[in-house]
RNA sequence: UCAGAAGGCCGGAUGGCCGUUCCGCCUCCAAAGGGCGGAGAGGAAAGUCCGGGCUUCACGGAAAUACGGGACCGGGUAACACCCGGGCGGCGCGAGCCGACGGACCAGUGCAACAGAAAACAAACUACCUGUCCUUGCUUUCGGGCUUGGACAGGAAAAGGUGAAAAGGUGCGGUAAGAGCGCACCGCGGUACCGGUAACGGGACCGGCAUGGCAAACCCUUCCGGAAGCAAAACCCAAUAGGGGUCGCAUAUGGUGCAUUUCCGCAUCGCGGCCCGGGUCGGUUGCUUGAGGCGGGCGGUAACGCCCGUCCCAGAUGAAUGGUCAUCUUCCGCCGCGCUUCGGCAUGGCGGGAACAGAACCCGGCUUACAGGCCCUCUGACAUA
Numbered sequence: 001u002c003a004g005a006a007g008g009c010c011g012g013a014u015g016g017c018c019g020u021u022c023c024g025c026c027u028c029c030a031a032a033g034g035g036c037g038g039a040g041a042g043g044a045a046a047g048u049c050c051g052g053g054c055u056u057c058a059c060g061g062a063a064a065u066a067c068g069g070g071a072c073c074g075g076g077u078a079a080c081a082c083c084c085g086g087g088c089g090g091c092g093c094g095a096g097c098c099g100a101c102g103g104a105c106c107a108g109u110g111c112a113a114c115a116g117a118a119a120a121c122a123a124a125c126u127a128c129c130u131g132u133c134c135u136u137g138c139u140u141u142c143g144g145g146c147u148u149g150g151a152c153a154g155g156a157a158a159a160g161g162u163g164a165a166a167a168g169g170u171g172c173g174g175u176a177a178g179a180g181c182g183c184a185c186c187g188c189g190g191u192a193c194c195g196g197u198a199a200c201g202g203g204a205c206c207g208g209c210a211u212g213g214c215a216a217a218c219c220c221u222u223c224c225g226g227a228a229g230c231a232a233a234a235c236c237c238a239a240u241a242g243g244g245g246u247c248g249c250a251u252a253u254g255g256u257g258c259a260u261u262u263c264c265g266c267a268u269c270g271c272g273g274c275c276c277g278g279g280u281c282g283g284u285u286g287c288u289u290g291a292g293g294c295g296g297g298c299g300g301u302a303a304c305g306c307c308c309g310u311c312c313c314a315g316a317u318g319a320a321u322g323g324u325c326a327u328c329u330u331c332c333g334c335c336g337c338g339c340u341u342c343g344g345c346a347u348g349g350c351g352g353g354a355a356c357a358g359a360a361c362c363c364g365g366c367u368u369a370c371a372g373g374c375c376c377u378c379u380g381a382c383a384u385a
Stems, first nucleotide, its partner, number of pairs: 001381005007375004012328007020040008042356001046367002049365005054229004067225005072086005087101001088099004102220002108218002110214002125160002128155007137146003168186006187209001188207004193202003233285004243276007254269005292311008329354008338345002
């Protein structure tokens, strides 16, 4: 210098004017209005995917079944599917990154498309080897030998080819050809030992290899789990229906209703006032002091914990947190000029833009989106000293 890896942080700034939500004070009898002052989005406020607090409903206790979920080990935490440290596996030259990481020898059922000879008590297409018979050619010391092609019987599973996967791998020996057939190393299984809290690791001895894969199929093992969610929920309360009490009237030749009056008819058993209660519109609470922020010390590899000091930091509800102007910062495009190791660097003018996104009961996480920039540590390559 170039290319990368891990972690942390910022994410437009300042000022003027206008506006907006909440709080405090003043004006005001009070409210409204007005004035002054203070506070007013995020690292993700997002997706609503996990874990809790809180609320209502359900619930005597325990167990089982069903359903849903977690699943290497140790630690952290209120808890977690999160975090930290470690193990194992995979990827990368490396710094590092990723992992739906229990069980497929015995509890059982099941699956493997296409291709291929064969996909699970192995099998044999081509090719290889042996024997017998037929056959082609050469040769002969006439017994035969070598050789070409084929049929049949057998051997073997090394080579080719198929597949995601082919019944241990590599090498040497061995053999007619071959084969754990024998040996060495690796892998695998078993036994005890050593190290480690553990997951696991290490070497030793034994076994020639012993029934491969899929549980991101059912299933088995073990552990966890009541349900719904602030539109939860609690309270205040105009109106209406239905309900209760009390008073008055009526109590059947009666009252009330069918718009009204009389008659008739039909239906019904009460009608009216007041009060209680009910609970809609509306309002209040829930609502923001919390597993809280910041600073320091101590313990711990770390996640995190303990102690001390200090601070109060949005609470809207058809939903405030904004608009505009100026200057600056920064990015992009065009034009001009200069330098250059041709990759870029520096500079002037004009124009345009300011990432993703916006609280809605509150916390702890995860995931996803994000223009541009800063800090720190590390890796690889090249060059120079």

A computed fold for a 385-nucleotide RNA from Micavibrio sp., annotated as Bacterial RNase P class A. Lineage of the source: Bacteria > Bdellovibrionota > Bdellovibrionales > Pseudobdellovibrionaceae > Micavibrio. The prediction has a mean pLDDT of 77. A source record names the gene rnpB. It matches the Rfam family "Bacterial RNase P class A". The family's RNA type in Rfam is ribozyme.